The RNA shown here (Bacterial RNase P class A) has 331 nucleotides and comes from Ruminococcaceae bacterium OttesenSCG-928-L11. Its mean pLDDT, the model's own confidence on a scale to 100, is 77. The gene name in the source record is rnpB.

[in-house]
RNA sequence: CGAGUAAGCUGGACAGCGGCGGGGAUUCUCCCCGAGGAAAGUCCGGGCACCACAGGGCAGGAUAGCUGUUAACGGCAGCCGAAGGCGACUUCAGGGCCAGUGCAACAGAAAAGUACCGCCGGGAUUUUUCCCGGUAAGGGUGAAAAGGCGAGGUAAGAGCUCACCAGGGCAUGGGUGACUAUGCCGCUGUGUAAACCCUAUCCGGUGCAACACCGACUGGAGGCGGCGGCCCGUCGAUACUCCGCAGGGUGGCUUGACGCCCCACUGGCAACAGGGGGCGCAGAUAGAUCGUUGUCCACGACAGAACCCGGCUUACAGGCUUAGUCGCACC
Numbered sequence: 001c002g003a004g005u006a007a008g009c010u011g012g013a014c015a016g017c018g019g020c021g022g023g024g025a026u027u028c029u030c031c032c033c034g035a036g037g038a039a040a041g042u043c044c045g046g047g048c049a050c051c052a053c054a055g056g057g058c059a060g061g062a063u064a065g066c067u068g069u070u071a072a073c074g075g076c077a078g079c080c081g082a083a084g085g086c087g088a089c090u091u092c093a094g095g096g097c098c099a100g101u102g103c104a105a106c107a108g109a110a111a112a113g114u115a116c117c118g119c120c121g122g123g124a125u126u127u128u129u130c131c132c133g134g135u136a137a138g139g140g141u142g143a144a145a146a147g148g149c150g151a152g153g154u155a156a157g158a159g160c161u162c163a164c165c166a167g168g169g170c171a172u173g174g175g176u177g178a179c180u181a182u183g184c185c186g187c188u189g190u191g192u193a194a195a196c197c198c199u200a201u202c203c204g205g206u207g208c209a210a211c212a213c214c215g216a217c218u219g220g221a222g223g224c225g226g227c228g229g230c231c232c233g234u235c236g237a238u239a240c241u242c243c244g245c246a247g248g249g250u251g252g253c254u255u256g257a258c259g260c261c262c263c264a265c266u267g268g269c270a271a272c273a274g275g276g277g278g279c280g281c282a283g284a285u286a287g288a289u290c291g292u293u294g295u296c297c298a299c300g301a302c303a304g305a306a307c308c309c310g311g312c313u314u315a316c317a318g319g320c321u322u323a324g325u326c327g328c329a330c331c
Base pairs, nucleotide, nucleotide: 001327002326003325005323006322007321008320009319010318012296013295014294015293016292017291018290020034021033022032023031024030025029036302040313041312043311044310045309046308047307048207049206050205051204060203061202062201063200064199065079066078067077068076069075080094081092082091083090084089095198096197100196101195102192103191104190116139117138118135119134120133121132122131123130124129147165148164150162151161152160166188167187168185169184170183171182172181173180174179211251212250213249214248219243220242221241222240224236225235226234227233258280259279260278261277262276263275265274266273267272297300
């Protein structure tokens, strides 16, 4: 210098004037605060609220290597295995087809107990051919054909036997574990579970328009008083109880498993956990977060809170940073 990999940051700046929402004060005024990294999609997990709930099961859904982390997770971290890349690194629905069932187009004899051609043995027969048996080594078909390959062996063949390789099982060593190294055993009947299904673990439902309280005008029910008593009816009163009620009010509402920064702090590879210090944090309810002027630049993307939090996913103009890798050149 080029190519490529991984992880991040930023998201116009400053000033004046005027507004809008919230809070405060010494209240004719003044002061303070006022969108995002995704506020989004609402996909996953939790807090909170109400309803349901003895316990167990069925159905349904989710997840699927191991260990950790966490309030929890389907997230995250580290590791294992497989695949890709020279490499930095990246990707993986990564449990189980000897529990059962299904499927495998076309081709092919055959897609799971299968012999079409060929090969070998035997028999029949007329040279031609036919019948019986053996054989998966060879041919042919296919995405896939009975572990691969070589040698021995055999009538021809075959893990039938042997070496090497692949897989499986067992033993021993290592590892918390997934797994792995070595040795032994010829143990070797396809693929497919993002096919039904099986196994293990987890999951009650509804969402802040949850939910709680207050509640005018007036309404309903009961009770009370009058009509001599009782029932009905009616009138009255509004001191009592209950119910209901407004596009009503208040709470829930935002300071919380909170965020960021710093530490020559502690444990851990890390995620993360703990300690100390500092700073910061909108809360509306028709719903504020804006307008204008000036100066400047590289001329500004995606987008806008509505109960809260942890994740994931998706969108994003331009600018910037860091750490590895490979190649070339030069010193």